[in-house]
RNA sequence: AAGACUUGAGGGCAAACUCUCUGAAAGGAGAGGGCGCAAAACUUCCGGUCUAAGUCCCAUAAAACAAUGGGAUAUGACAGCGGGGUUGCAAAG
Numbered sequence: 001a002a003g004a005c006u007u008g009a010g011g012g013c014a015a016a017c018u019c020u021c022u023g024a025a026a027g028g029a030g031a032g033g034g035c036g037c038a039a040a041a042c043u044u045c046c047g048g049u050c051u052a053a054g055u056c057c058c059a060u061a062a063a064a065c066a067a068u069g070g071g072a073u074a075u076g077a078c079a080g081c082g083g084g085g086u087u088g089c090a091a092a093g
Stems, first nucleotide, its partner, number of pairs: 005093003012037002017032006035080001041086003045083003048078003054073007
C1' cells in the first nucleotide's frame, strides 16, 4: 500500500400493511410506515420466480371472421430469490 473478513461512527436504505397515481397483469412511482439490510447501491450476464397484453394451439361453435373457455409462450417484471460484474463506507480489529 492493496485485498478478504468482523464490528458499525456519522448517517443511508426501507418489508408487510394503508392511501394516491400508473400498468392488461406481474409490477412500478409518490406519501405514510419499519420487517429487516454493511452494499437492501447500480447492472438481467447465468439460474430461478411472477405475470400473459400480444401471438400460437386446443375445445365449444363453425364456411370464415368474431366470441367464450383452456393451454403454451416474455418481447413485460422481480437486483429485498441465488450467483456473476461494477462502484461506495469514519474508525478499529
c-di-GMP-I riboswitch aptamer from a Deltaproteobacteria bacterium, 93 nucleotides, folded computationally. NCBI's taxonomy places the organism under Bacteria, Pseudomonadati, Myxococcota, Myxococcia. Its mean pLDDT, the model's own confidence on a scale to 100, is 86.